[in-house]
Molecule: Glycine riboswitch aptamer
RNA sequence: AACGACGAUGCGGGAGAGCCCAGGCCGCGCAGAUCCAUCCGAUCAGUUCGAGCCAUGGCGCCGACGGAGCAACCACCCCCGGAAACUCUCAGGCACAAUCACCGUAUCGUUGGA
Numbered sequence: 001a002a003c004g005a006c007g008a009u010g011c012g013g014g015a016g017a018g019c020c021c022a023g024g025c026c027g028c029g030c031a032g033a034u035c036c037a038u039c040c041g042a043u044c045a046g047u048u049c050g051a052g053c054c055a056u057g058g059c060g061c062c063g064a065c066g067g068a069g070c071a072a073c074c075a076c077c078c079c080c081g082g083a084a085a086c087u088c089u090c091a092g093g094c095a096c097a098a099u100c101a102c103c104g105u106a107u108c109g110u111u112g113g114a
Base pairs, nucleotide, nucleotide: 003112004111005110006109007108008107009106010105011104012103013102018059020058021057022056023054024053025052026050027049029047030046032044033043034042035041060094061093062092066090067088068087069086073082074081
């Protein structure tokens, strides 16, 4: 030096699970009441619809951020310890989006090569 390992950053790829039910708000439409009235407009309550919104309630579900637990295994005289993509779902998430383990690649840094 080639090359390798680790870390950071950028780029590309990158899944899963109800757009559930109810409630409220908002918007469009419908027709009703009251006031005014040439037209118009204002207020009240009701109702259908919605890829809308809500730090609302309920149930169901997901695991590849985080977290926790056990284990093959490692370490150790013993105890203690490390340890997953497994398990649990506390948090998080369940249209799109975002997040995202992991893979590839580029740059930089550390380190091995020495």